Context: one part of a larger RNA
Parts: sequence; C1' cells; structure tokens
RNA sequence: CUGGGCGUAAAGGGUGCGUAGGCGGCUUUGUAUGUCGGAUGUGAAAUCUCACCGUCCAUCGGUGAAACUGCAUUCGAAACUGCAGAGCUAGAGUACAGGAGGGGAGAGCGGAAUUCUCGGUGUAGCGGUGAAAUGCGUAGAUAUCGAGAGGAACACCGGUGGCGAAGGCGGCUCUCUGGACUGAUACUGACGCUGAGGCACGAAAGCCGGGGGAGCAAACAGGAUUAGAUACCCUGGUAGUCCCGGCCCUAAACGGUGUGCACUUGGUGUAGGUGGCGUUACACCCAUCUGUGCCGGAGCUAACGCAUUAAGUGCACCGCCUGGGGAGUACGGUCGCAAGGCUAAACUC
Repeated sequence: CUGGGCGUAAAGGGUGCGUAGGCGGCUUUGUAUGUCGGAUGUGAAAUCUCACCGUCCAUCGGUGAAACUGCAUUCGAAACUGCAGAGCUAGAGUACAGGAGGGGAGAGCGGAAUUCUCGGUGUAGCGGUGAAAUGCGUAGAUAUCGAGAGGAACACCGGUGGCGAAGGCGGCUCUCUGGACUGAUACUGACGCUGAGGCACGAAAGCCGGGGGAGCAAACAGGAUUAGAUACCCUGGUAGUCCCGGCCCUAAACGGUGUGCACUUGGUGUAGGUGGCGUUACACCCAUCUGUGCCGGAGCUAACGCAUUAAGUGCACCGCCUGGGGAGUACGGUCGCAAGGCUAAACUC
C1' cells in the first nucleotide's frame, strides 16, 4: 500500500451554492500519454532457486545455469483510457401551456382573548391551594354592561395534508420574488455528477445600538412545604420574549440514515397533475408522472428492523470512525464586543 466500517455498537459535515481535483452518454476519424507485444542494451558481486562437484553426512565451499518481476532505446498493436477533430440525442438544460402550495420579502387590514384606563350597575368579599398563606378589596375589588388604549399571537379549517436545501413556514388582502410538478412539441448538443478549500444561509438562547412592552417569565422578593427546601406549589416580578440595524454560528440542527445515477416481486391510503372510460356536468373506475405515509416479499442485518422514499444490488465523489477515562478539555492558532465557537493534544488504565 491493499484489506473493515459509519440507523441504534466509535463514525454522515446543520444545509446549500460552488473553485481546484476526482469521475463521466452514443457514433466516427486521427494520434499514441496511459496500456499491450517484440527486439537490443543494461539490471556489479554476494544472497535466493536449480543442476553437477569437493568432505563419510550435515554445516560450508566450488563451477554453471536461472532469476534479478526494473530501466533505457527502438520497432509494432489500437480494443479500452487520454488528447485532437467531426457528428448524434437517450443525460442535462431552454422556450411554450397549465394547475397546486403556511416557499421568501415588504405594506395594509381584521376579529376573538388577556391586561390596563374611564363610565354605569352592584356589595363584601376576591384570588389561590392538597390545605393554606403572602397578594388584591369599603379610597368600592371580584362579578357584569358600555367606551377607549396598547402589545403579542392568529381558535375552528388543520390532516403521519402542503411548501422549503436545511434552519423553518399557518388570520385576510395587495405588491415584488424563488423553486418544484404536469403536458405536448420545438430548440441547445454532454453543457453532466460530486465537491478539499471558499462563499452564503442557519432554531432557541445570548451580545451591541435604537424603539416597544399586553401576556408570559430566567434572575430576584415574599408566602407555603420540609429536618432543611438556595426546588417542585402559590402571590408578585426584571432582563428576555416583539420591531429595526449589526453580531453570535450552536442543537437530540434527528430519518440519530451525505449527494447523484441505475437496477430489483407486491398490497393499501393520501396530496398535486395528465390521459382514457363515463356523465349535461361531477363522481366512480382504469392507466401514468411527481411527492408523502402504512404493511409486507426477495435480499440485507448482531439483532431490532430496513425493504422501489432501502439499511437490497452496483457505480461516482465527498465527510467521518479506530478501546475507556482524561476531553470535545489544556496549550498554540484563528474567529468573536463578550459569552464563547472552530481546530485539537499530552497523560493514565
């Protein structure tokens, strides 16, 4: 070097775009880098292997052969690979026509509810708990009716239903905008796949500046509980939660399953589309494409289970693993305002 693995045992990067690189469809012409064959030269000796010989045998030694799997030069081969040229349309993409969608951004609007303020009715309690108390209330609470203010979230529909690369996305309307899917033709002509670095995005919490603040609520205070109670329960309550701008870059960022392509029995739901049958028009039924579930066969698996959405069978490329503790730590480097992130040991059993 080769050889093993990564759903749950150690191990898939949080996600995408993409540079270098690796890999790459069909036909044909040329070339000859890789590749294959021949020849020549060289590949010191010793060693190794074989034959014969020396000593009674072995060790050891002698002679010879083979080998030295290599390199160089040269002559050939042209299937595969590479390179150069020409062409093709099955991969990929563009145009066209459609329907679906909580995909993204901005602006505006709406109702229910909580809280607060004002006014009306009304009177002694309310609230809370396992039971209480703190708390609120005769300066009129709770309850109830009306008016107003303000912030945040959008019940039902709502669905192992939809969309998005992931994080994630849910009231309604408008504007701007990304992607996927289906159908039938036309066009481009391999333009493809993956992707070390890199760049971008990235829940919540947290940070900086400015606003906002209804409810909730770390911290904090009080009341209970208890042997204690720095908790669980209760009454309050500040950051925060919300908006704008800028950072942070983590997660059980999970399908604990990298991406792409191809192939491999089935059954049954569901979402979007198309075609056929049928209908006045739907519906039903049949076929098909894309997505999303369940069940299950071969096969795989240590088992559990996975099973056309593979963990089956193959190919391409990337990431990662290698006993436990130490430790996702120290030191160094780098990024960050900080918190800290990323990279990552020694030592010991």
The part of an RNA shown here (small-subunit ribosomal RNA, central domain) has 349 nucleotides and comes from an uncultured bacterium.
The coordinates come from a structure-prediction model, not an experiment, and the mean pLDDT is 88.
The RNAcentral record of the full RNA draws on Greengenes.